[in-house]
RNA sequence: GCCUCUGUAGUUAAAUGGAUAUAACAAAUCCGUCCUAAGGAUAAGUUGGAGGUUCGAUUCCUUCCAGAGGCA
Numbered sequence: 001g002c003c004u005c006u007g008u009a010g011u012u013a014a015a016u017g018g019a020u021a022u023a024a025c026a027a028a029u030c031c032g033u034c035c036u037a038a039g040g041a042u043a044a045g046u047u048g049g050a051g052g053u054u055c056g057a058u059u060c061c062u063u064c065c066a067g068a069g070g071c072a
Base pairs, nucleotide, nucleotide: 001071002070003069004068005067006066007065010025011024012023013022018055028042029041030040031039048064049063050062051061052060
């Protein structure tokens, strides 16, 4: 330098064009307990950035960024 893949909540993963983006764990508040834990309840939090296509984009296209791999 060229090519391929990946990027979704604090973490790990679902969602292949359509209803409010879903779950587990973690963390928070409350209940619970003499205290701690187990257990229960509640609420919050997420599509790497920018642009495009579309009535509608996590999904398709372009570019940039970050990471992994291959070739030279």
Predicted 3D model of a 72-nucleotide RNA (transfer RNA) from a Candidatus Uhrbacteria bacterium.
It was read from a public genome assembly.
The organism belongs to Candidatus Uhriibacteriota, within Bacteria.
Its Rfam family is "tRNA". Its family is annotated with triplet codon-amino acid adaptor activity in the Gene Ontology. The family's RNA type in Rfam is transfer RNA.